The RNA shown here (c-di-GMP-I riboswitch aptamer) has 86 nucleotides and comes from Rheinheimera sp. 4Y26. Rfam family: c-di-GMP-I riboswitch aptamer. Its family is annotated with cyclic-di-GMP binding in the Gene Ontology. The coordinates come from a structure-prediction model, not an experiment, and the mean pLDDT is 85. It was read from a public genome assembly, where an Rfam model found it. Of the family's consensus pairs, 95% are formed in the model.
C1' cells in the first nucleotide's frame, strides 16, 4: 500500500405535537419547539404487503370494488455514502 472490520470520535436524520399550507382522501411540503428512535430512518416506487377511493364499476338505497393516488421511519431489491482497532 491493499484487504477485512469493532469501538469511539466528527457529525446526520427526525417519530411524535403545534401553526401554515397542497390534497377529493390517504397522505405529502415548510416553519417552529423538542427527541421516538434510526449505521443508511440517504436516494429510488421495481416486487410484495398496508392506507386512501376523487373518477369508474355494482347496488332501490346504505354501501361493496377498484389506483393511474400513497406509505422508502413496513419488509425485500437495485442504487450512492462517513469512520475505521485486532
Nucleotide at each position: 500500500a491493499a484487504u477485512c472490520a469493532a469501538a469511539a470520535c466528527c457529525g446526520g436524520c427526525a417519530a411524535g405535537u403545534c401553526a401554515g399550507u397542497u390534497g377529493a382522501a390517504a397522505a405529502g411540503c415548510u416553519g417552529a419547539a423538542c427527541a421516538c428512535g434510526c449505521a443508511a430512518a440517504g436516494c429510488u416506487a421495481u416486487g410484495g404487503g398496508c392506507c386512501u377511493a376523487a373518477g369508474g364499476u355494482u347496488g332501490a338505497a346504505a354501501a361493496a370494488c377498484u389506483a393511474a393516488g400513497g406509505u422508502u421511519g413496513c419488509c425485500a431489491g437495485g442504487u450512492u455514502g462517513c469512520a475505521g482497532c485486532a